[in-house]
RNA sequence: CGAAGGAGGCGGGCAUCCGCCGUCCGCGUCAGCGGGGGGAGGAAAGUCCGGACUCCUGACAGGCAGCAUGCCGGGUAACGCCCGGCCGCGGCAACGCGAGGGAAAGUGCCGCAGAGAGUAGACCGCCUCCGGAUCGGACCGGAGGUAAGGGUGAAAGGGUGCGGUAAGAGCGCACCGCUUUGCCGGUGACGGCAGAGGCACGGUAAACCCCAUGCGGAGCAAGGCCAAAUAGGGGAAUCGAGGGUCGCCUGUCCUCGACCUCCGUUUUUUGCGGGGGAGGUUCCUGGGUUGGCCGCUUGAGGCCGCCGGCGACGGUUGGUCCAGAUGAAUGGAUGCCGCCCUUCGGGGUACAGAAUCCGGCUUAUAGCCUCCUUUGAUCG
RNA sequence: GACCCUAUCGUCUAGUCCGGUCAGGACACCGGCCUUUCACGCCGGCAACACGGGUUCGAAUCCCGUUGGGGUCA
Numbered sequence: 001c002g003a004a005g006g007a008g009g010c011g012g013g014c015a016u017c018c019g020c021c022g023u024c025c026g027c028g029u030c031a032g033c034g035g036g037g038g039g040a041g042g043a044a045a046g047u048c049c050g051g052a053c054u055c056c057u058g059a060c061a062g063g064c065a066g067c068a069u070g071c072c073g074g075g076u077a078a079c080g081c082c083c084g085g086c087c088g089c090g091g092c093a094a095c096g097c098g099a100g101g102g103a104a105a106g107u108g109c110c111g112c113a114g115a116g117a118g119u120a121g122a123c124c125g126c127c128u129c130c131g132g133a134u135c136g137g138a139c140c141g142g143a144g145g146u147a148a149g150g151g152u153g154a155a156a157g158g159g160u161g162c163g164g165u166a167a168g169a170g171c172g173c174a175c176c177g178c179u180u181u182g183c184c185g186g187u188g189a190c191g192g193c194a195g196a197g198g199c200a201c202g203g204u205a206a207a208c209c210c211c212a213u214g215c216g217g218a219g220c221a222a223g224g225c226c227a228a229a230u231a232g233g234g235g236a237a238u239c240g241a242g243g244g245u246c247g248c249c250u251g252u253c254c255u256c257g258a259c260c261u262c263c264g265u266u267u268u269u270u271g272c273g274g275g276g277g278a279g280g281u282u283c284c285u286g287g288g289u290u291g292g293c294c295g296c297u298u299g300a301g302g303c304c305g306c307c308g309g310c311g312a313c314g315g316u317u318g319g320u321c322c323a324g325a326u327g328a329a330u331g332g333a334u335g336c337c338g339c340c341c342u343u344c345g346g347g348g349u350a351c352a353g354a355a356u357c358c359g360g361c362u363u364a365u366a367g368c369c370u371c372c373u374u375u376g377a378u379c380g
Numbered sequence: 381g382a383c384c385c386u387a388u389c390g391u392c393u394a395g396u397c398c399g400g401u402c403a404g405g406a407c408a409c410c411g412g413c414c415u416u417u418c419a420c421g422c423c424g425g426c427a428a429c430a431c432g433g434g435u436u437c438g439a440a441u442c443c444c445g446u447u448g449g450g451g452u453c454a
Base pairs, nucleotide, nucleotide: 001376002375003374004373005372006371007370008369009368010367012337013336014335015334016333017332018331020039021038023036024035025034026033027032041351045362046361048360049359050358051357052356053219054218055217056216060251061250062249063248064247066215067214068213069212070211071085072084073083074082075081086100087098088097089096090095101210102209106208107207108204109203110202123150124149125146126145127144128143129142130141131140132139158176159175160174161173162172163171177199178197179196180195181194182193183192184191185190223294224293225292226291233285234284235283236282237281238280240256241255242254243253259277260276261275262274263273264272265271290454301320303318305316306315307314308313338349339348340347341346381453382452383451384450385449386448387447390407391406392405393404400437409425410424411423412422413421430446431445432444433443434442
């Protein structure tokens, strides 16, 4: 100087003027006025995970079904997130990626091509024998042996080499791979060493499935209060029956017998049985109202420092309050500066905007800055 | 704001659950035949898996992300 890799940050600045939305203080004739302080993001987005909070009577138990996760250890309120490691793959390397349990529990599938696709398989080839033909061989026919070679395919039942053989073959041997036993290291995933076994086990679980672990549902339009409005409308059930937003079932649990009248029984009352009335309760449905307050922003908060830890993170001192609006505020103008383009007149300045709140993931993002690492070339 | 569903020729759709034989059908459009001509009818043709990745030998189908469209609520 170039080419890469990793971690992190910023993402317009300053001044003046005019506005918008909350909050606090002061003055008010309750209309307002003045002053102080605050007012979008790293993703506020997608709504993909995990929680807080609220309701479903309590959110309780069991079974079935369903869904999710899946190497090991740790972090966290929790997680499918994060950190550290192991193994595999890619890269010269820094480093990156991995839905990374089980295919010797069972079932299914592997189209076309090919002889054979899962209890392997003789199409070509190679070899032996017999017969024909021939001087003999090549050749033709038949019987057998053979998975070394060709060919098909994504995949052909360990690989390479030497020996061996009629030709071959883990048939034998060496190395590599695989399985397994023991020892050692490690919390563990796993790794190392030594021995044994000729090899028994194709792929697919983002196919069914098996194993382990976890999961009740709905969501701030949750939910509560006040005001206003209305015909408190229609239908169903109501005693051993009804009832749950659990996906289904069961258990547990919750609610309901009030009142009036008539008849029978009874000396009367109470009581018991029956009928009727109106009402209550629950569910479904139709109509009306569409205003205000709470929930609402102080929180698994942010900032600085110190300590522990490789790290994610944890502990702690100090000081601090930092949007809370509901058709929805956070804006506009001018000047100077920064960056980009320019036909020198000027133009542009990314992605995008809170809506109950947190922790993550994913996606979008012009441009700029800092630090570390790898590799190549040149010079000293 | 919260929660769901869905995407295949120009249009309406089958296939997706359970991957291959697969992209089929109808209407429309184009060409030819028939007819004096048009229509009807017959024959043939054109034309699609929303987009980007992954799993797999192989993806419209299975998984993840993005985009578009639609629906429900107090």
Description:
Predicted 3D model of RNase P RNA and transfer RNA as a complex of 454 nucleotides. It holds a member of the Rfam family "Bacterial RNase P class A". The coordinates come from a structure-prediction model, not an experiment, and the mean pLDDT is 76.